[in-house]
RNA sequence: GGCAAGGUAACUCAGCAUGGUUAGAGUGUCACGCUCAUAACGUGAAAGUCGCGAGUUCAAAUCUCGCCCUUGCCA
Numbered sequence: 001g002g003c004a005a006g007g008u009a010a011c012u013c014a015g016c017a018u019g020g021u022u023a024g025a026g027u028g029u030c031a032c033g034c035u036c037a038u039a040a041c042g043u044g045a046a047a048g049u050c051g052c053g054a055g056u057u058c059a060a061a062u063c064u065c066g067c068c069c070u071u072g073c074c075a
Base pairs, nucleotide, nucleotide: 001074002073003072004071005070006069007068010027011026012025013024020058029045030044031043032042033041051067052066053065054064055063
């Protein structure tokens, strides 16, 4: 340098192909319940510029373009 896959919550990921009403799950964190107490369990809550910028559109995590980063392969 070329090709491919990936970047979404603190962590691991789904959602993208077929654009649409509030962006979700598990783990973790916090609060409460339960317990003599802790763990476990139950309930609830907080936590997101959907990598960055631009474009298309009434509407973009999703489509298009450019760039950045990670991993693998080729040279």